[in-house]
Context: one part of a larger RNA
RNA sequence: UGACGGGGGCCCGCACAAGCGGAGGAACAUGUGGUUUAAUUCGAUGAUACGCGAGGAACCUUACCCGGGCUUGAACUGCCAGUGACUCAUGCAGAGACGCAUGUUUCUUCGGACACUGGCGGAGGUGCUGCAUGGUUGUCGUCAGCUCGUGCCGUGAGGUGUCGGCUUAAGUGCCAUAACGAGCGCAACCCUUCUCCCUGUUUGCCAUCGGGUAAUGCCGGGCACUCCAGGGAUACUGCCAUCGUAAGAUGUGAGGAAGGUGGGGAUGACGUCAAAUCAGCACGGCCCUUACGUCCGGGGCUACACACGUGUUACAAUGGGCGGUACAGAAAGCAGCUACCCCGCGAGGGGAUGCCAAUCUCAAAAACCGUUCUCAGUUCGGACUGGAGUCUGCAACCCGACUCCACGAAGCUGGAUUCGCUAGUAAUCGCGCAUCAGCCAUGGCGCGGUGAAUACGUUCCCGGGCCUUGCACA
Numbered sequence: 001u002g003a004c005g006g007g008g009g010c011c012c013g014c015a016c017a018a019g020c021g022g023a024g025g026a027a028c029a030u031g032u033g034g035u036u037u038a039a040u041u042c043g044a045u046g047a048u049a050c051g052c053g054a055g056g057a058a059c060c061u062u063a064c065c066c067g068g069g070c071u072u073g074a075a076c077u078g079c080c081a082g083u084g085a086c087u088c089a090u091g092c093a094g095a096g097a098c099g100c101a102u103g104u105u106u107c108u109u110c111g112g113a114c115a116c117u118g119g120c121g122g123a124g125g126u127g128c129u130g131c132a133u134g135g136u137u138g139u140c141g142u143c144a145g146c147u148c149g150u151g152c153c154g155u156g157a158g159g160u161g162u163c164g165g166c167u168u169a170a171g172u173g174c175c176a177u178a179a180c181g182a183g184c185g186c187a188a189c190c191c192u193u194c195u196c197c198c199u200g201u202u203u204g205c206c207a208u209c210g211g212g213u214a215a216u217g218c219c220g221g222g223c224a225c226u227c228c229a230g231g232g233a234u235a236c237u238g239c240c241a242u243c244g245u246a247a248g249a250u251g252u253g254a255g256g257a258a259g260g261u262g263g264g265g266a267u268g269a270c271g272u273c274a275a276a277u278c279a280g281c282a283c284g285g286c287c288c289u290u291a292c293g294u295c296c297g298g299g300g301c302u303a304c305a306c307a308c309g310u311g312u313u314a315c316a317a318u319g320g321g322c323g324g325u326a327c328a329g330a331a332a333g334c335a336g337c338u339a340c341c342c343c344g345c346g347a348g349g350g351g352a353u354g355c356c357a358a359u360c361u362c363a364a365a366a367a368c369c370g371u372u373c374u375c376a377g378u379u380c381g382g383a384c385u386g387g388a389g390u391c392u393g394c395a396a397c398c399c400g401a402c403u404c405c406a407c408g409a410a411g412c413u414g415g416a417u418u419c420g421c422u423a424g425u426a427a428u429c430g431c432g433c434a435u436c437a438g439c440c441a442u443g444g445c446g447c448g449g450u451g452a453a454u455a456c457g458u459u460c461c462c463g464g465g466c467c468u469u470g471c472a473c474a
Stems, first nucleotide, its partner, number of pairs: 001474002004470002007468007015458002019421005026313008034304002042053002064299007076122009088103005106113002124288002127286003133282002135277003138273001140271001145184006151160003164175003190265004195233006204223002209220003236259001239253001240251004315414001319373006332361002336355002340351004380411001385406007427450007
């Protein structure tokens, strides 16, 4: 000077408390450990691994295993020599890669181009080392800290500034002061949302005029409104009152769409964990070179006594079934989304139409109304199993999703313990997208609908900041 303390003081955070809903018990989905296996490829492992890399494992992917092939090689490139092919078609053998046979077959400015064969030099490696590295990332933590120049103090390490009082979300500011200034952080500048104004009109509107329909902005017409997308305004403790030297704090305050950072996002200081990644990529060193490279067929990554994490569905009446009737936002769409009609109980099939989309399509559910069930392992719950099908795809046996009929398991609210959340939040309801032929999506990322309860307070648990004290530690 740090670190540490079951030392002290001050302060903060869904940290506790006050509440709401979960997990831990059940079934299933998914990841991991373990075990098994020819292989169950590899990595991630307290917080900060475990629906993580993976935003799509039937083949491919694929790195693993078994078997069959190749060796200038699957791809790229330099040189030398030789050949005229390569390709395509047909046939045979084969699991295929590929092998064999027949046919077809170059251009040229004569330098060569292109391809094959042989040779030489590079190749290739998801092989090792993240404790050799770059780059990127997690975490402390969006915590308020981390430093520098000059000066001053100290023999020096170093200190001061950065401490103290008040204040703030904040090393935010004010006052004081051997310090005076400055930098990286904080804040603001950026995006979005909430209000208003201007500009524009292929959405919106009967607001206004006319036409038309069973009905509909359907048509003429018009930009008023809504919306869209460009520009601007607005919020600053600016005003009032009280307290205070000030910074600032307080208020059923005024005005206002919004009030004290209005809400959300992006933004992550110096550094810590030899944290993670050589399998995204790059790269030093080491290793393999008829194999640790590469092509193909099949299998595996999907195994299963068990243990754990994360989720989905439930255990029901604030509910289940049936019928009727409304209301979104944000996205996406060309071998794509598909209106409408017909067939099928249905998944779907067959026609047909619009849309490269503010124009067409995908397209809501909880809610509301009516009816039924009456507390039961049930008209709850849907696992598992049998049968019959649909679709994608070369191919659904290992190992796809979906539909229909039948079967109907565990489960009656879950021990110790533990997690999330302070407002359009929790809870609950559906919708979309990426990846993608299809999909094991209950995951991830977004979107809107309905819409709460509670916070006395900081004694305690956890984490953190500042000052101070002690000292086994560096």
Molecule: small-subunit ribosomal RNA, 3' major domain
Organism: uncultured bacterium